RNA sequence: CUCUUAUCCCGAGAUGGCGGAGGGACAGGCCCGAAGAAGCCCAGCAACCAUCACCAACUUUUACAAGGUGAACGGUGCUAACCUGCAAGGCAUAUCUACGUAUAUGGCUUGGCCGAUAAGAG
Numbered sequence: 001c002u003c004u005u006a007u008c009c010c011g012a013g014a015u016g017g018c019g020g021a022g023g024g025a026c027a028g029g030c031c032c033g034a035a036g037a038a039g040c041c042c043a044g045c046a047a048c049c050a051u052c053a054c055c056a057a058c059u060u061u062u063a064c065a066a067g068g069u070g071a072a073c074g075g076u077g078c079u080a081a082c083c084u085g086c087a088a089g090g091c092a093u094a095u096c097u098a099c100g101u102a103u104a105u106g107g108c109u110u111g112g113c114c115g116a117u118a119a120g121a122g
Stems, first nucleotide, its partner, number of pairs: 001122008013042001016041003022032003026085004043079003048075002051071005059066001086111004091106005096100001
């Protein structure tokens, strides 16, 4: 870097230390930031992987085990809040040389794209 699978709900720093101007992936919005951005440390959240314990409950099993539940020392991750992006289908409103199988705008639903993280493979 590519591919596969799973997740993208919730949660965790309004107030720790260093740092010193950017940040929220991209684009457009809209925001955050010297009342201190990124980054590093610390703290915390979570439970993907690993590890450990258990079988009360659920599924499967003769059993082992799978599965599930719990723990949180390890490997990662995360710790402002959003909208739109492409397509389809309803809905509402407005417009008119045109009254329509029209156009425009707004919003809803569904799916997708892009992106992020983990585990595995190449």
A computed fold for a 122-nucleotide RNA from Litchfieldia alkalitelluris, annotated as SAM riboswitch aptamer (S box leader). It was read from a public genome assembly, where an Rfam model found it. Its mean pLDDT, the model's own confidence on a scale to 100, is 78.